Guanidine-I riboswitch aptamer from Pelagibius marinus, 113 nucleotides, folded computationally.
Its mean pLDDT, the model's own confidence on a scale to 100, is 82.
Of the family's consensus pairs, 100% are formed in the model.
Rfam family: Guanidine-I riboswitch aptamer. Gene Ontology term of the family: regulation of gene expression.
[in-house]
RNA sequence: GUGCAGGGCGUCUAGGGUUCCGGCUGCCACGUUGUGGCGGUGACUGGUCCGAGAGAUGCACUCCGGGGCCGACAAUCGUUCCGGACACACGGCGGGCCAAAAUCCCGGGAGAU
Numbered sequence: 001g002u003g004c005a006g007g008g009c010g011u012c013u014a015g016g017g018u019u020c021c022g023g024c025u026g027c028c029a030c031g032u033u034g035u036g037g038c039g040g041u042g043a044c045u046g047g048u049c050c051g052a053g054a055g056a057u058g059c060a061c062u063c064c065g066g067g068g069c070c071g072a073c074a075a076u077c078g079u080u081c082c083g084g085a086c087a088c089a090c091g092g093c094g095g096g097c098c099a100a101a102a103u104c105c106c107g108g109g110a111g112a113u
Base pairs, nucleotide, nucleotide: 008059009058010057011056012055015050016049020047021046022044023041024040025039026038027037028036029035030034062085063084064083065082066081067080068079069078088108090111094106095105096104
């Protein structure tokens, strides 16, 4: 310097905003301890919602080892069961999606070591 691999999905959480629900609030109306309509508000705890490569967990994939089945026998292929492995990981600016934002996506990027 180059190549391959470090990969996938689900559930949850940190986190996120404000489309919907609710809360609070302004105005109007009424059948007036409230109800309804139209607005505002996320430095409103919340419900719905979004949600991590570097968070948790589970499943499958892949690899290693050991068995069963298939066959006259053995091997190969296939299939199935059991055990194991699946490490490491600092990270902008800016842009994008959805209603909007975000540790989401661009991105294990640029860059750094």